[in-house]
This is a predicted structure of a 119-nucleotide RNA (SAM riboswitch aptamer (S box leader)) from Pseudalkalibacillus decolorationis. NCBI's taxonomy places the organism under Bacteria, Bacillota, Caryophanales, Fictibacillaceae, Pseudalkalibacillus. The prediction has a mean pLDDT of 82.
C1' cells in the first nucleotide's frame, strides 16, 4: 500500500506547550483567540488481539490441539475519550389539518475509521 473478515445510534477529559484554523474528501451544519486542531503528561472508556474459565464441533494426529460460542478480568499489544462515522445515496413500507428536497422504520450500498489476518 492494496486485499479479506468483523465492528461503527453505547462509553470515556483534565493539566501543560503552541497559536489558527479544525471536524477525511464535496455540500451542509458545527467547533475555534473565553485558545479549537495538533503535540506532551496524567487520567479514563471499551473489550478487537492476547490471557483465563465453561460448553460444543472436528481429527490417519486425541492434544498443554484446531475451530466456534458464552462468560471473566483489565497487568500486556492496539484503539478511542464534541456532535450516530455530526448529516448526506438507493429501494420498500408507515404517518399526516399541513402532501413535503417532509418525518420515521426496515433493507442494501458507496466512502471512511478501527482491529485482526495472510500477502
Nucleotide at each position: 500500500u492494496a486485499c479479506u473478515u468483523a465492528u461503527c445510534c453505547a462509553g470515556a477529559g483534565a493539566g501543560g506547550u503552541u497559536g489558527a484554523g479544525g471536524g477525511a474528501a464535496u455540500g451542509g451544519c458545527c467547533c475555534g483567540a473565553a485558545g479549537a486542531c495538533a503535540c506532551c503528561u496524567c487520567a479514563g472508556c471499551a473489550a478487537c488481539c492476547a490471557u483465563c474459565a465453561g460448553c460444543g464441533u472436528c481429527c490417519a494426529u486425541c492434544g498443554u490441539g484446531a475451530c466456534g460460542u458464552u462468560g471473566a478480568a483489565a497487568a500486556g499489544g492496539u484503539g478511542c475519550u464534541a456532535a450516530u462515522u455530526c448529516c448526506a445515496a438507493c429501494a420498500a413500507g408507515u404517518u399526516c389539518a399541513g402532501u413535503g428536497a417532509a418525518a420515521c422504520u426496515u433493507g442494501u450500498g458507496a466512502a471512511g475509521a478501527u482491529a485482526a489476518g495472510g500477502a